[in-house]
RNA sequence: GGUAGAGGCGCAUUUAUAAUGUAUACAUAAUCGGAGGUUUGGCACCAGUGAGGAUUAUGAAAGAUUAUUAAUGCCGAAAUGAAUAAUUGUGCCAACCUAUUAUUCAUUGGAAUUUCUUUGUAUGGAAGAAUUCUGUCAUUGGUUUUAUCAAUGGAGCGCUACC
Repeated sequence: GGUAGAGGCGCAUUUAUAAUGUAUACAUAAUCGGAGGUUUGGCACCAGUGAGGAUUAUGAAAGAUUAUUAAUGCCGAAAUGAAUAAUUGUGCCAACCUAUUAUUCAUUGGAAUUUCUUUGUAUGGAAGAAUUCUGUCAUUGGUUUUAUCAAUGGAGCGCUACC
């Protein structure tokens, strides 16, 4: 340098079912109400033949998230943050914002629980911290000694086997 592997409630994607979202958004009808309606600006369009808003009645989703199931690809798997570029969403243009993809840099061995912060419509998600468990290597010590136990510490640009 190449090849092949290991960690474990291991990671990611997709399918199906269910739950959450949802007594929702939205649509229709009636009543109240009285000038605006879209993330911002401009244009266009709608609006006293009644806007936004509120109440009642009827109908009524989805993206997304979570759990289980099956399959696929894998072990920096993958995740998070920042920057850059492209695409996407709205009646049009511009800005902002959302989402997706790619590249670069930084952090994290893996999992769980708790807490705080943050985000969201929500069951939830994410970063940090603490604790616990676990794999690996190094050092030290013990033992029934080429293996195993305990303690401490390191990080995946690592570890093991073969060529």
Predicted 3D model of a 163-nucleotide RNA (Lysine riboswitch aptamer) from a soil metagenome. The coordinates come from a structure-prediction model, not an experiment, and the mean pLDDT is 79. It matches the Rfam family "Lysine riboswitch aptamer". Its family is annotated with lysine biosynthetic process in the Gene Ontology. Rfam's curators write: Riboswitches are metabolite binding domains within certain messenger RNAs that serve as precision sensors for their corresponding targets. The model forms 100% of the base pairs in the Rfam consensus.